Bacterial RNase P class A from Lysobacter sp. KACC 24251, 366 nucleotides, folded computationally. The RNAcentral record of the sequence draws on ENA. The prediction has a mean pLDDT of 78.
RNA sequence: GGAGCCGGCUAGACAGUCGCGUCAUUCGAAAGAAUGCCGAGGAAAGUCCGGGCUCCACAGGGCACGGUGCCAGGUAACGCCUGGGCGGCGCGAGCCGACGGAAAGUGCAACAGAGAGUAGACCGCCGAACGGCCCGGUGCUCGAAAGAGCGCUUGGCGCGUGGCAAGGGUGAAACGGUGCGGUAAGAGCGCACCGCGAGUCUGGCAACAGACCGGCACGGCAAACCCCACCGGGAGCAAGACCAAAUAGGGAGACAAUGCCGCGGCCCGCGGUGUCUCCGGGUAGGUUGCUUGAGCGUAUCGGUGACGAUGCGCCUAGAGGAAUGACUGUCCACGACAGAACCCGGCUUACCGGCCGGCUCCGCCA
Numbered sequence: 001g002g003a004g005c006c007g008g009c010u011a012g013a014c015a016g017u018c019g020c021g022u023c024a025u026u027c028g029a030a031a032g033a034a035u036g037c038c039g040a041g042g043a044a045a046g047u048c049c050g051g052g053c054u055c056c057a058c059a060g061g062g063c064a065c066g067g068u069g070c071c072a073g074g075u076a077a078c079g080c081c082u083g084g085g086c087g088g089c090g091c092g093a094g095c096c097g098a099c100g101g102a103a104a105g106u107g108c109a110a111c112a113g114a115g116a117g118u119a120g121a122c123c124g125c126c127g128a129a130c131g132g133c134c135c136g137g138u139g140c141u142c143g144a145a146a147g148a149g150c151g152c153u154u155g156g157c158g159c160g161u162g163g164c165a166a167g168g169g170u171g172a173a174a175c176g177g178u179g180c181g182g183u184a185a186g187a188g189c190g191c192a193c194c195g196c197g198a199g200u201c202u203g204g205c206a207a208c209a210g211a212c213c214g215g216c217a218c219g220g221c222a223a224a225c226c227c228c229a230c231c232g233g234g235a236g237c238a239a240g241a242c243c244a245a246a247u248a249g250g251g252a253g254a255c256a257a258u259g260c261c262g263c264g265g266c267c268c269g270c271g272g273u274g275u276c277u278c279c280g281g282g283u284a285g286g287u288u289g290c291u292u293g294a295g296c297g298u299a300u301c302g303g304u305g306a307c308g309a310u311g312c313g314c315c316u317a318g319a320g321g322a323a324u325g326a327c328u329g330u331c332c333a334c335g336a337c338a339g340a341a342c343c344c345g346g347c348u349u350a351c352c353g354g355c356c357g358g359c360u361c362c363g364c365c366a
Base pairs, nucleotide, nucleotide: 001362002361003360004359005358006357007356008355009354010353012331013330014329015328016327017326018325020039021038023036024035025034026033027032041337045348046347048346049345050344051343052342053236054235055234056233065232066231067230068229069228070084071083072082073081074080085099086097087096088095089094100227101226105225106224107221108220122168123167124164125163126162129161130160131159132157133156134155136153137152138151139150140149141148142147176194177193178192179191180190181189195216196214197213199212200211201210202209203208240288241287242286243285250279251278252277253276254275255274259273260272261271262270263269295314296313297312298311299310300309301308302307332335
């Protein structure tokens, strides 16, 4: 100098003018006015997880269903975070991860292929073993001879039976891999290394790692059912609580006629019908829930860290059809994504740029 990795901060600045909202104070009968404080985000977003809060439900336990899933820790909790392990990627700083169990059981594997899981032999390899055939040699028997028959056998063929699974071929996957030995050819048949293992020891809380041992038995899929461990009641601030009209219902009492109407033969009985007072529920409307909180800053201490403890300081939107804006001037690197609606912790997604810190690789110079 170049190319990168990780973490943190920031999100135009300053001044002026005019506005908007809550709250406080003052003035005002009220409407309102004045002054003062404060007034969006790192994501306020998606509403994907987890909690607080509220109401409803609920004896306890189990089943079902759903979620999470290497180990340990952090936390109110989590599917988040930290540290570690294992695997993959990168020269590296680092990054990524549906990463429990296939030896509990059930199941699945199209097509191709000989064979797809106590597998299998199409091509191929072999010729050890049994049989067959061929060439040669040789023994015995028969024959006057030529020759014939019966045996044994080196070699050959690879025809039948057979041995094999190295090589070819199929497939996503073929019952360990590479090499040497071995063999008729082969094969964990033997050995070395690698892999594998319900083995032993050592280290570690653990995940796991290392050493030794074992000749290999035990292939893959759990994002198939399933098994194991842990977690989970439902609904949400339009939750919920309080105050409370008009109108129409409901309940109780008093008053009035032994009334009237209906249930049509009549009586009883039942139901309905007036006025007043009181009670109760709900609707409109209003108030509340509502912002002091698992809060923020800072210092010290504990911890590798996430985080925790203690001290001191701070108060930082709370509206409710919804405020947080506009203009002017100066400057620059010319300004992105985007707007609270009960609150908080995460994750994810969007985003013009700028600044700071730590680290890696390459090149050059001394």

Its Rfam family is "Bacterial RNase P class A". The family's RNA type in Rfam is ribozyme.
The gene name in the source record is rnpB.
NCBI's taxonomy places the organism under Bacteria, Gammaproteobacteria, Lysobacterales, Lysobacteraceae, Lysobacter.